[in-house]
The RNA shown here (SAM riboswitch aptamer (S box leader)) has 122 nucleotides and comes from an Actinomycetota bacterium.
NCBI's taxonomy places the organism under Bacteria, Bacillati, Actinomycetota.
RNA sequence: CUCGCAUCGAGAGCGGUGGAGGGAACUGGCCCCGAGAAACCGCGGCAACCGGCGGCGAGGCAAGACCGGCCGCGAGGUGCCAAGUCCAGCAGGACGGUCAUGUCCGGCCUGGAAGAUGUGGG
Numbered sequence: 001c002u003c004g005c006a007u008c009g010a011g012a013g014c015g016g017u018g019g020a021g022g023g024a025a026c027u028g029g030c031c032c033c034g035a036g037a038a039a040c041c042g043c044g045g046c047a048a049c050c051g052g053c054g055g056c057g058a059g060g061c062a063a064g065a066c067c068g069g070c071c072g073c074g075a076g077g078u079g080c081c082a083a084g085u086c087c088a089g090c091a092g093g094a095c096g097g098u099c100a101u102g103u104c105c106g107g108c109c110u111g112g113a114a115g116a117u118g119u120g121g122g
Stems, first nucleotide, its partner, number of pairs: 001122008013043005021032003026089004044081003049077002052073005059067002085114001090111004095106003
């Protein structure tokens, strides 16, 4: 980098360096930011994807300390710690407003696209 799978409305911030930007990209919104952005470092925390440990059992196998499932812990590997993945953009649906059954406007629901994180493969 790419492919598959799972998840994405919850949760968790302080300090130092740094100096103007940031919220993935584009467009449009809406936000954050000299009461100090990004980035880096330190410490702290969240979570439970992987690993580990403990427990449970009407699962699988010929059988097992094996595989699978569920629950818990959180000392390992990642990740994360403003706002739903900040929101919309594409398709469909039921509404409301306006009204010329059109169009337009508004939020809502479902799906998709893209993205993020983990895990397995290439």